[in-house]
């Protein structure tokens, strides 16, 4: 960098440090009652691997487990960003709300 899948669920205590953080932009939040980072111990989940059960033509599908590899553990990926539809508003332009899709981002697995 590319492809595929997922992203409204779920899960915190302590030590060190000391001012920023929530990707970006705008908003809105978190933060000296201690951010970010890092360490220790837990927890969540079930993407990969593994094990068991059922199932299949099948190395197929489903369910369960959680000793391995990752990941995650404020807020929906915190909300929006680009486009479409519907509704309301406006003389038109427009504005707002809702829904859907895309993009971006994150994570996993593979190239």
């Nucleotide at each position: 960098u590319c492809u595929u899948a997922u992203a409204a669920a779920g899960a915190u205590a302590g030590g060190u440090u000391g001012a920023g953080g929530g990707a970006c932009u705008g908003g809105c939040c978190c933060u000296a009652u201690g951010a970010c980072a890092u360490c220790u111990a837990g927890g969540c989940a079930a993407c990969c691997a593994u094990u068991g059960a059922a199932u299949u033509a099948a190395u197929u599908u489903u369910c369960a487990a959680a000793c391995g590899g990752u990941g995650c553990u404020a807020a929906a990926u915190c909300c929006a960003g680009c486009g479409a539809a519907u509704u309301a508003u406006u003389u038109u332009u427009u504005u707002a709300a809702u829904u859907c899709g895309a993009a971006a981002u994150a994570u996993a697995a593979g190239g």
The RNA shown here (SAM riboswitch aptamer (S box leader)) has 111 nucleotides and comes from a pig gut metagenome. The prediction has a mean pLDDT of 84. Rfam family: SAM riboswitch aptamer (S box leader). Rfam's curators write: The SAM riboswitch is found upstream of a number of genes which code for proteins involved in methionine or cysteine biosynthesis in Gram-positive bacteria. Of the family's consensus pairs, 97% are formed in the model.